[in-house]
Molecule: SAM riboswitch aptamer (S box leader)
Organism: Tumebacillus permanentifrigoris
RNA sequence: CUCUUAUCCAGAGAGGUGGAGGGUCUGGCCCGACGAAACCUCGGCAACCGUCACGACAACCAUUACAGGUUGAGUGAAAUGGUGCCAAUUCCUGCGAGACAUUUUGUUUCGACAGAUGAGAG
Numbered sequence: 001c002u003c004u005u006a007u008c009c010a011g012a013g014a015g016g017u018g019g020a021g022g023g024u025c026u027g028g029c030c031c032g033a034c035g036a037a038a039c040c041u042c043g044g045c046a047a048c049c050g051u052c053a054c055g056a057c058a059a060c061c062a063u064u065a066c067a068g069g070u071u072g073a074g075u076g077a078a079a080u081g082g083u084g085c086c087a088a089u090u091c092c093u094g095c096g097a098g099a100c101a102u103u104u105u106g107u108u109u110c111g112a113c114a115g116a117u118g119a120g121a122g
Stems, first nucleotide, its partner, number of pairs: 001122008013042005021031003025094001027092002043086003048082002051077004057072005090114001095111007
């Protein structure tokens, strides 16, 4: 970098360095010299992977049959491990379809695209 898959209306910030941008992109609307990005330190949130417990369900192993075992789905726990995150719903919006209202715009629902993060593969 590409592909697959899950999640994205919850949650959680202080200090230092730095010195003008940031919220992916469009149009908006915001944040920012009362200090942006980035980096560092400490703290916190969450629970994707991992860990632990249960495991009545499923598959398999084993047995004459049980007992038993392994793996997985599922449920729960902790926060010592690997990531991630800590303004605003992914800030809203865009593309398609439906419903409703209205009169050519608005509201709302679903989906697509894009993006972010985890896990796996190349």